[in-house]
The prediction has a mean pLDDT of 81. This is a predicted structure of an 81-nucleotide RNA (transfer RNA) from Paenibacillus campinasensis. The sequence was found in a public genome assembly. Taxonomically the source falls in Paenibacillus (Bacteria, Bacillota, Caryophanales, Paenibacillaceae). Its Rfam family is "tRNA". Rfam classes the family as a transfer RNA.
RNA sequence: GCCGGUGUGGCGGAAUGGCAGACGCGCUCGACUCAAAAUCGAGUGGGGAGACCCGUGGAGGUUCGAGUCCUCUCACCGGUA
Numbered sequence: 001g002c003c004g005g006u007g008u009g010g011c012g013g014a015a016u017g018g019c020a021g022a023c024g025c026g027c028u029c030g031a032c033u034c035a036a037a038a039u040c041g042a043g044u045g046g047g048g049a050g051a052c053c054c055g056u057g058g059a060g061g062u063u064c065g066a067g068u069c070c071u072c073u074c075a076c077c078g079g080u081a
Stems, first nucleotide, its partner, number of pairs: 001080007010025003018064001026044006045054003057073005
């Protein structure tokens, strides 16, 4: 250089073009306990006083609608000369 793959909350990871983040871990609060661990219950993306705004590596495009399809690009992984 060329070919292929991957990129999503704090972490792992799911999602057929139709409520973005299921499920698990972690974290927070509560129950239980003398206290803790374990267990159980509730909550948990970011900003904002709020109304709202933003969010799937980045930038465009297609579409009524994109994490998903197309183009370019960045990072990482693998293959190849």